[in-house]
RNA sequence: GCGUGCAUAGUUCAGUGGCAGAAUGGCGGCCUUCCAAGCCGCAGACGUGGGUCCGAUUCCCGCUGCACGCU
Numbered sequence: 001g002c003g004u005g006c007a008u009a010g011u012u013c014a015g016u017g018g019c020a021g022a023a024u025g026g027c028g029g030c031c032u033u034c035c036a037a038g039c040c041g042c043a044g045a046c047g048u049g050g051g052u053c054c055g056a057u058u059c060c061c062g063c064u065g066c067a068c069g070c071u
Base pairs, nucleotide, nucleotide: 001070002069003068004067005066006065007064010024011023012022013021018054026042027041028040029039030038047063048062049061050060051059
């Protein structure tokens, strides 16, 4: 330099065009003499700039970062 893949919550992962979910972690409550465990609840995310579309996390292009391959 060229090619391929990936980028979603603090972390690990789902989600193939119509309200963005789980686990774990965080906070609050219940329980307990206290703590832990358990139960209930709450908050928390689509890398960035464009395009297509009535509608984009999803499809297309650029950029950025990471991984792998080729030279």